[in-house]
């Protein structure tokens, strides 16, 4: 240095629920608590899923009125662009204790 987490031991993180807090939101962060985790340690490079915001398609009112069009609302739904969120959704990169051969 590489391998491996069956066993021993030392220690290490902490979901969910609740409290405070902070964001429009997804969600963060603090305290309490342990579902679970051998990188649940760090990093959005790829994918997923999720959240706003804006277009698009769609829906409804009006106005025109033959259509086309315009103007407002809607957001139940699809799609794209942008900001974010999630490293405990997968994968990459990266660092690294403690045993074991």
């Nucleotide at each position: 240095g590489a391998c491996u987490g069956c066993c021993u031991a030392g220690g290490g993180c902490a979901a969910a629920a609740c409290c405070g807090g902070c964001g429009c939101g997804a969600g963060c962060c603090g305290g309490c608590g342990a579902c679970g985790c051998a990188a649940a340690g760090c990093u959005u490079c790829c994918g997923g899923u999720c959240u706003c915001c804006c277009g698009c398609c769609g829906g409804c009112a009006u106005c025109c009125c033959u259509c086309c069009g315009a103007u407002g609302c809607c957001g139940u739904g699809g799609c794209g662009c942008g900001a974010g969120a999630u490293a405990g959704c997968g994968g990459g990169g990266u660092u690294g204790c403690c045993g074991g051969a």